[in-house]
Context: one part of a larger RNA
RNA sequence: GCCAACGACUUAUCAUCGGUUGCCGGUUAAUUCCACUUAGUGGAAGGAGCCAUAGGGAAACCUAGUGUGAAUAGCGCGUUAUCCCGCAAGGGAUAAGUAGCCGAUGAUAGACCCGAAGCCAAGCGAGCUUGCCCUGGCCAGGAUGAAGUCCGUGGAAACACAGAUGGAGGUCCGUACCGGUUGGUUGUUCAAAACCUUCGGAUGAGCUGGGGUAAGGAGUGAAAAGCUAAUCGAGCUUGGUAAUAGCUGGUUCUCUCCGAAAUAGUUUUAGGACUAGCGCCAGGUACUGUCUUUAUAGGGGUAGAGCUACUGGUUUGGUGGUAAAGGGCGCAAGCUCGGCCUCCGAUUCAAACUCCGAAUACUAUAAAGAAAACCUGGUAGUCAGACUGUGGGGGCUAAGCUCCAUGGUCGAAAGGGAAACAGCCCAGACCGCAAUCUAAGGUCCCCAAAUUUUUGCUAAGUGUAAAAGGUAGUAUGACGCCAUUGACAGAUAGGAGGUUGGCUCAGAGGUAGCCAUCCUUUAAAAAGUGUGUAACAACUUACUAUUCGACGGCGUGAUGCGCCGAAAAUUUACCGGGGCUUAAGCAAAAUACCGACGAUGCGGAUUCCGCCUUUACGGCGGAGUGGUAGGAGAGCAUUCGGAUUGCGCUGAAGGUCGACCUGUGAGGGCGACUGGAGCGAUCCGAAGAGAGAAUGUUGGC
Numbered sequence: 001g002c003c004a005a006c007g008a009c010u011u012a013u014c015a016u017c018g019g020u021u022g023c024c025g026g027u028u029a030a031u032u033c034c035a036c037u038u039a040g041u042g043g044a045a046g047g048a049g050c051c052a053u054a055g056g057g058a059a060a061c062c063u064a065g066u067g068u069g070a071a072u073a074g075c076g077c078g079u080u081a082u083c084c085c086g087c088a089a090g091g092g093a094u095a096a097g098u099a100g101c102c103g104a105u106g107a108u109a110g111a112c113c114c115g116a117a118g119c120c121a122a123g124c125g126a127g128c129u130u131g132c133c134c135u136g137g138c139c140a141g142g143a144u145g146a147a148g149u150c151c152g153u154g155g156a157a158a159c160a161c162a163g164a165u166g167g168a169g170g171u172c173c174g175u176a177c178c179g180g181u182u183g184g185u186u187g188u189u190c191a192a193a194a195c196c197u198u199c200g201g202a203u204g205a206g207c208u209g210g211g212g213u214a215a216g217g218a219g220u221g222a223a224a225a226g227c228u229a230a231u232c233g234a235g236c237u238u239g240g241u242a243a244u245a246g247c248u249g250g251u252u253c254u255c256u257c258c259g260a261a262a263u264a265g266u267u268u269u270a271g272g273a274c275u276a277g278c279g280c281c282a283g284g285u286a287c288u289g290u291c292u293u294u295a296u297a298g299g300g301g302u303a304g305a306g307c308u309a310c311u312g313g314u315u316u317g318g319u320g321g322u323a324a325a326g327g328g329c330g331c332a333a334g335c336u337c338g339g340c341c342u343c344c345g346a347u348u349c350a351a352a353c354u355c356c357g358a359a360u361a362c363u364a365u366a367a368a369g370a371a372a373a374c375c376u377g378g379u380a381g382u383c384a385g386a387c388u389g390u391g392g393g394g395g396c397u398a399a400g401c402u403c404c405a406u407g408g409u410c411g412a413a414a415g416g417g418a419a420a421c422a423g424c425c426c427a428g429a430c431c432g433c434a435a436u437c438u439a440a441g442g443u444c445c446c447c448a449a450a451u452u453u454u455u456g457c458u459a460a461g462u463g464u465a466a467a468a469g470g471u472a473g474u475a476u477g478a479c480g481c482c483a484u485u486g487a488c489a490g491a492u493a494g495g496a497g498g499u500u501g502g503c504u505c506a507g508a509g510g511u512a513g514c515c516a517u518c519c520u521u522u523a524a525a526a527a528g529u530g531u532g533u534a535a536c537a538a539c540u541u542a543c544u545a546u547u548c549g550a551c552g553g554c555g556u557g558a559u560g561c562g563c564c565g566a567a568a569a570u571u572u573a574c575c576g577g578g579g580c581u582u583a584a585g586c587a588a589a590a591u592a593c594c595g596a597c598g599a600u601g602c603g604g605a606u607u608c609c610g611c612c613u614u615u616a617c618g619g620c621g622g623a624g625u626g627g628u629a630g631g632a633g634a635g636c637a638u639u640c641g642g643a644u645u646g647c648g649c650u651g652a653a654g655g656u657c658g659a660c661c662u663g664u665g666a667g668g669g670c671g672a673c674u675g676g677a678g679c680g681a682u683c684c685g686a687a688g689a690g691a692g693a694a695u696g697u698u699g700g701c
Base pairs, nucleotide, nucleotide: 001701002700003699004698005697006696011109012108013107014106015105016104017103018102019101020100021099022098023097025051026050027049031045032044033043034042035041036040055062056061065077066076067075068074081094082093083092084091085090112250113249115247119240120239121238122237123236124235130214131213132212133211134210135209136208137207138206139204141173142172143171144169148165149164150163152161153160154159177201178200179199183196184195185194216232218228219227220226253635254634255633256632257631258630263276264275265274266273267272277382278381279379280378281377282376283375284374285373290370291369292368293367294366295365296364297363298362304356305354306353311350312349313348315346316345317344318343320341321340322339326337327336328335329334385410386409387408388407389406390405391404392403393402394401415426416425417424430604431603432602433601435600436599437598441594442593443592444578445577446576450591452590453589454588455587456586457585463580469564470563471562473561474560475559476558478556479555480554481553482552490547491546492545493544494543496520497519498518501515502514503513526541530539531538605625606624607623608622609621610620611619612618636690638687639686640685641684642683643682644681645680646679647678654674655673656672657671658670660669661668662667
């Protein structure tokens, strides 16, 4: 890992509600007696007790009333019901009530199952290890050379020095022994701590055998919360014990109907819970209380807009005023700049401004349409939401960000489109059909359908990623000016004089800088547009003439589509691909077609409602039939019991198969082979009643 078997909402008591049966007041409990098919079952007795028959009050208590209260007041809570027949008496039914059974939920219990770490008690452990006690054992070899002693020298001596002797030491090197420093090996191992290398101690606080002793909040500890039998911030075993788990995981057959929530308030509360909201089921209530549209009538202060209409900002010109603080001038008086205030004119802004003011939304009334709405009771799930459009707050008008509001979708929704793609677009799957029509989106090929029609645009593969900014790309409008009295561009010629204008300056002569920028001759020519010189010179431009001969030229601004701006990491890789250029791109229009589980058609199933009738598991018509959590309904299968009725050695159960029959399905039949002794059907009843998941349990492979 697979297969098989086992494996999770139970049982008892009480309460509430619903269903059903009996009675009309209901009912017996313990116990006793009888019978039988005797751990029991059935029948009878047993009225103790319980519920109901009356409520109100905290109670005393009163009582169809009572409590409050001074109250004969008011108020609160109460005061045996409904229908039918009948003149009535009365009768019947239902409700209410009560007892049993069934179901749902709750409470108490292990309470759907498995799962802690833990807490407490009683025992067992010091054959591991820690400390201590008793009694034994062990430490190759080498080195160093303390005290003391002897001798010598010196000395009065104490003593000092030299030599010899001596053999001290938690001394040195290094075996055994004890340890475990570095690196490596191993790491389903030789080994749940080893092996190789290297290293520390090695006469000592040394190592070690045997025997004892101290233990669980306790021991022991040269202290690391170390060690106390591979277990230690409280050992192990058993018990309390099915501890508790607001947490994780798991929770087993089928079909049908309905179908949520991820919000509010509160919470030692935030991944839990309670109440409300939203679901389901049952009963009830009205012609309307629910929803949509239209019309009418309303209030509002949002969007927008506006502000000499307020409040508060804001820019600027001017008038008037003020003068405390700042700057300047002045001896000072004071003047002035700036500031502040007022007024006049222009400009501008506001969530907490408004002289104004929508659309929506909301409320009411009416009509039409739809099919809900509300009340009571029972009973769930939900309280982590996600993205997207719109209006906003926070943030950076950042985020697949965060927080609200309001729609949608997903959640719980499959199908078609968007290459792929929960939340986008279209559209809501009862089942079947090799039928038809459409939606979004598409129609050259992959790939179903137009190489469709008309008119333009684009040349960038733009399309098939991006900004500020730039752009004699190209198309189309608009406006202005020049032009056969000759435009624009080009060519030829001229482009002068006063004058080197004045100042400045070493110089400044059109051309460093400053000031001024006149006059004359002219067709025209600047007190000079640039290049240039040290300064001049030289070249050039404006300007003029000639030449040339234009449906032209120059300029401004606008619109459409382009171009540049444009660099990234595995491989083209920003059209899904191929590929596409009067498109298969873009813009505007037109027609046709394709295209979905949508709609329609045909057949079938089922839910609810209505009608009909031959009242039947009948017919017809209408509206429905996606679905998680969850609710409701109807069924299938398994084991056992009761009653009835069957099968079986001429082959039961079980097993392996089948392309067969049947049911919407769980399933049920039939047939073949195997197997070798029991097993069904129908109707009731009772459950150890359905497995694929729980790091499930056991077995097998």